[in-house]
This is a predicted structure of a 349-nucleotide part of an RNA (small-subunit ribosomal RNA, central domain) from a metagenome.
RNAcentral holds the full RNA, with entries from SILVA.
The coordinates come from a structure-prediction model, not an experiment, and the mean pLDDT is 88.

Context: one part of a larger RNA
RNA sequence: UUGGGCGUAAAGGGCGUGUAGGCGGCAUAUCAAGUCCGGUCUGAAAGGUCAUGGCUCAACUGUGACAGUGGGCUGGAAACUGGUGAGCUGGAGUUCAUGGGGAGGAGCUGGAAUUCCUGGUGUAGGGGUGAAAUCUGUAGAUAUCAGGAAGAACACCGGUAGCGAAGGCGAGCUUCUAUGAAUGGACUGACGCUGAGGCGCGAAAGCGUGGGGAGCGAACAGGAUUAGAUACCCUGGUAGUCCACGCUGUAAACGAUGUGCACUAGGCAUGUGAUACAUGAAGUAUUGUGUGCCGCAGCAAACGCGAUAAGUGCACCGCCUGGGGAGUAUGCCCGCAAGGGUGAAACUC
Numbered sequence: 001u002u003g004g005g006c007g008u009a010a011a012g013g014g015c016g017u018g019u020a021g022g023c024g025g026c027a028u029a030u031c032a033a034g035u036c037c038g039g040u041c042u043g044a045a046a047g048g049u050c051a052u053g054g055c056u057c058a059a060c061u062g063u064g065a066c067a068g069u070g071g072g073c074u075g076g077a078a079a080c081u082g083g084u085g086a087g088c089u090g091g092a093g094u095u096c097a098u099g100g101g102g103a104g105g106a107g108c109u110g111g112a113a114u115u116c117c118u119g120g121u122g123u124a125g126g127g128g129u130g131a132a133a134u135c136u137g138u139a140g141a142u143a144u145c146a147g148g149a150a151g152a153a154c155a156c157c158g159g160u161a162g163c164g165a166a167g168g169c170g171a172g173c174u175u176c177u178a179u180g181a182a183u184g185g186a187c188u189g190a191c192g193c194u195g196a197g198g199c200g201c202g203a204a205a206g207c208g209u210g211g212g213g214a215g216c217g218a219a220c221a222g223g224a225u226u227a228g229a230u231a232c233c234c235u236g237g238u239a240g241u242c243c244a245c246g247c248u249g250u251a252a253a254c255g256a257u258g259u260g261c262a263c264u265a266g267g268c269a270u271g272u273g274a275u276a277c278a279u280g281a282a283g284u285a286u287u288g289u290g291u292g293c294c295g296c297a298g299c300a301a302a303c304g305c306g307a308u309a310a311g312u313g314c315a316c317c318g319c320c321u322g323g324g325g326a327g328u329a330u331g332c333c334c335g336c337a338a339g340g341g342u343g344a345a346a347c348u349c
Base pairs, nucleotide, nucleotide: 003321004320005319006318007303008302012317014201015200016199017198021194022193023192025088026087028085029084030083031082033081034080035077036076037075038074039073040072041071042070048066049065050064051063052062053061054060091191092188093187094186095185096184097183098182103177104176105175106174107173108172109171110154114150115149116148117147118146119145120144121143125136126135162169163168206247207246208245209244210243211242215241216240220236221235222234223233258316259315260314261313262312263311266294267293268292269291270290271289272288273287274286275285276284277283298305299304322349323348324347331342332341333340334339
């Protein structure tokens, strides 16, 4: 364990897919499990209620009647829930036609920058800082020009813009795959919503094997600063950062706001569709679907939210129940390990 809640007070699972389960559109026939009505049996005694009697009264107690949510059997009703049959098209989906997108995978290509190498010019500094020093340079650096190599990231466009379920996604081209939106037609005919378990995906860091390694850079070394300086600043620099395959499975995985559906004033901006009108062009109006801002009602402890709800309702799931102890111990499961998942109590305030 009722109840009340979950944006910020404790509390939305990181995200999806989907099993069981829960819930489920319009209309019709039928069944009668749920539901409703009747009959009957049962529902021990004590107890309860009512009536009445016995102890002087009462408590206590005797007798009688009634009630007893419930259960069994049986007869009926058919609106609703449910089962079955045959239907419908508004939910859901498929397909065709027209446009959009940094959605995912693979391959190819490009320029700027950086570092290094080679050569030319050239000479005493360069670099760095608050100031310095470590560092680098006459074995010719820095600067500059030419050539070459490598790896990583893609300036401008770029936008409270777009796409994706979330994590996330940004040079160009090709190719494969997937998704959503609008309008119109055709088709299927409730095929739907949610979703305990399960399964899959899942930033960064980390791990395994093999590559790669320009820049950056935990650790580490040195120079400074300082009372000290295991830091902040500087010079270096290994793992890592990159690729392939496998593992890990966590984040302030955040909108700190679960998913779906319906309903409830408006205004402005913007992405992408459709329709009508107009046109030299810009456009105007209406209507979808996204992304934002403001705001009515309403909600809210306030902050604020406000058709992208935190409003009004329904369906289903997850979660919370004082602080510390503690996301600890223990057990179990997972992992190569690091660790992850599940997850207490004593005690204490």